């Protein structure tokens, strides 16, 4: 000095699903909060899993543990008109770590 690879910062893109119904706040009203009920979505986060391989008991081919991904599944959270605000991943610019060279 530059890569591998784990994190973080700033910027930009960034999808789904009810503008639901009931009751109270508040308001001229609409908008909002709030709680209770239905229906729905999956891309904060959480949760479960195949093969590998690894052990145990079997012995031609299997059972019983373990480790194990995910944008798969589950829907706890969370989200379901517009703005907003949140969003996995992704570009783009820095930053700090760590392996090998």
């Nucleotide at each position: 000095c530059g890569u591998u690879u784990c994190c973080u910062u700033g910027c930009u893109g960034g999808a789904g699903a009810g503008a639901g119904g009931c009751c109270g706040g508040u308001u001229c009203a609409c908008a909002c909060c709030g709680g209770c009920c239905c229906a729905c979505c999956g891309a904060a986060g959480g949760a479960g899993c195949a093969a590998c391989c690894c052990u145990c008991g079997a012995u031609c081919g299997c059972g019983g543990g373990g480790c194990g991904a995910a944008u798969c599944u589950c829907u706890c959270a969370g989200g379901u008109a517009c703005c907003a605000g949140g969003g996995a991943c992704a570009g783009c610019a820095g930053g700090g770590g760590u392996g090998g060279c």
RNAcentral holds the sequence, with entries from Rfam. Predicted 3D model of a 101-nucleotide RNA (Glycine riboswitch aptamer) from Variovorax sp. Lineage of the source: Bacteria > Pseudomonadota > Betaproteobacteria > Comamonadaceae > Variovorax.